[in-house]
Context: one part of a larger RNA
RNA sequence: UGACGGGGAGGCGCACAACCAGUGGAGCAUGUGGUUUAAUUCGAUACGAAGCGCAGGACCUUACCUGGGUUUGACAUUCCGUUGUAGUCUCCGGGAAACCGGAGAGGCCUUCGAGGAUACGGAACAGCUGCUGCAUGGUUGUCGUCAGCUCGUGUCGUGAGAUGUCCGCUUAAGUGCGGUAACGAGCGCAACCCUCGUUCUGUGUUACAUAUCACAGAAGACUGCCUCAGUCAAACUGGGGAGGAAGGAGAGGAUGACGUCAAAUCAGCACGGCGCUUAUAUCCAGGGCAACACACAUCCUACAAUGAUUGGUACAAUGGGUUGCAAAGUGGUAACAUGGAGCUAAUCUCUUAAAACCAGUCUCAGUUCAGAUUGUGGGCUGAAACUCGCCCACAUGAAGUCGGAAUUGGUAGUAAUCGCGGGUCAGCAGACCGCGGUGAAUACGUUCUCGCCUCUUGUACA
Numbered sequence: 001u002g003a004c005g006g007g008g009a010g011g012c013g014c015a016c017a018a019c020c021a022g023u024g025g026a027g028c029a030u031g032u033g034g035u036u037u038a039a040u041u042c043g044a045u046a047c048g049a050a051g052c053g054c055a056g057g058a059c060c061u062u063a064c065c066u067g068g069g070u071u072u073g074a075c076a077u078u079c080c081g082u083u084g085u086a087g088u089c090u091c092c093g094g095g096a097a098a099c100c101g102g103a104g105a106g107g108c109c110u111u112c113g114a115g116g117a118u119a120c121g122g123a124a125c126a127g128c129u130g131c132u133g134c135a136u137g138g139u140u141g142u143c144g145u146c147a148g149c150u151c152g153u154g155u156c157g158u159g160a161g162a163u164g165u166c167c168g169c170u171u172a173a174g175u176g177c178g179g180u181a182a183c184g185a186g187c188g189c190a191a192c193c194c195u196c197g198u199u200c201u202g203u204g205u206u207a208c209a210u211a212u213c214a215c216a217g218a219a220g221a222c223u224g225c226c227u228c229a230g231u232c233a234a235a236c237u238g239g240g241g242a243g244g245a246a247g248g249a250g251a252g253g254a255u256g257a258c259g260u261c262a263a264a265u266c267a268g269c270a271c272g273g274c275g276c277u278u279a280u281a282u283c284c285a286g287g288g289c290a291a292c293a294c295a296c297a298u299c300c301u302a303c304a305a306u307g308a309u310u311g312g313u314a315c316a317a318u319g320g321g322u323u324g325c326a327a328a329g330u331g332g333u334a335a336c337a338u339g340g341a342g343c344u345a346a347u348c349u350c351u352u353a354a355a356a357c358c359a360g361u362c363u364c365a366g367u368u369c370a371g372a373u374u375g376u377g378g379g380c381u382g383a384a385a386c387u388c389g390c391c392c393a394c395a396u397g398a399a400g401u402c403g404g405a406a407u408u409g410g411u412a413g414u415a416a417u418c419g420c421g422g423g424u425c426a427g428c429a430g431a432c433c434g435c436g437g438u439g440a441a442u443a444c445g446u447u448c449u450c451g452c453c454u455c456u457u458g459u460a461c462a
Base pairs, nucleotide, nucleotide: 001462002461003459004458005457007456008455009454010453011452012451013450015446016445019410020409021408022407023406026301027300029298030297031296032295033294034292035291042053043052064287065286066285067284068283069282070281073125077124078123079122080121081120082119085117088105089104090103091102092101093100094099108116109115127276128275130274131273132272136270137269138265139264140263141261143259148187149186150185151184152183153182154163155162156161166179167178168177169176193253194252195251196250198219199218200217201216202215203214204213222247225241226240227239228238229237230236303403307362308361309360310359311358312357319350320349321348324343325342329338330337331336369400374395375394376393377392378391379390380389416438417437418436419435420434421433422432
């Protein structure tokens, strides 16, 4: 100087407390461990791994396994030799295909120099999701959007270093004010950026017809004004008022200092070294990544009457659409089929939002709760749904009656609850990313738990 303390002082945070809803019990979905397996490819492992890489494993993907092929190679560049030439198409045989063998059709450009391009043989080389994230770049997580981390000059100290960065008050903040051997400065904080909320102006297709809406631009909020209290004063804090759509950081986002963890990633990419080179490369078929005594994590659905079910009636927003979205109509109990208007979309369409409200039934039961599982029949995508997709109808009707110890999220348009859209995608969403509808309770307070910041003190630690 740091680090640490079951030392002290001060401060902060959904950290505790208060309140609401959960998880942990059940069933299922997904991931992980373990086990199994020919293979169940690989990575991620306290917080900060485990619905994570994966924005979607039937083939492909695919890296794994089994079997069958190829060896200048699936891909790139160059050289040498040969080549009446590629590529393409048809047929035959073998084969699961890849591929191998055979036959045929047709057939390049040219300045005519065998030049280009092709194939074959050969040589350099290619190739590797092989190893090392403890050789690395780049990127990311985390402490933490915490308020810190430093420098120049000066001063003090033999020196390591200190000072500044401390003290008092204050702040979300090393934010500011006052004091002060310090005076200044930099990276952070804040502001500048984006979205939402108000008004005005302009423009307006397809929207609308002084409205709304969309786009562009501007204004507006600064403790600016008044008042009371606190303070020697200042900064500031607290209460109230005017005006205002908004009031004391208006709400949210983007933004992540010096550094820590030899943190993560050689499998996104790049790259040093090492290794393989008739194989650890590459092509193909099938299988596997989907196994299942079990354990964990994250969701979903429930256990019902604030409900279930039947019928009727309202009100959104974000987005997507030409290899696409697809209306009306018709068929079917339905999934869906048919149909094809319209739309390169403020025009057409996905698209009836659902909770809500009104009326009827059920009357507390393993039920008209719950829907797992299984059977049969159908539909869709796709060469192909057995391993291994989704949906519909009928039948079947498990567990489950609110969950031990423990534990998570949330302070407001938040939690809870309700549906909708999108990306991925041929098909497949309980996940993810967004959108709107309805819309709470509670916060006395900082003793305690956890984490962090500042000062101080102790130390046999560095």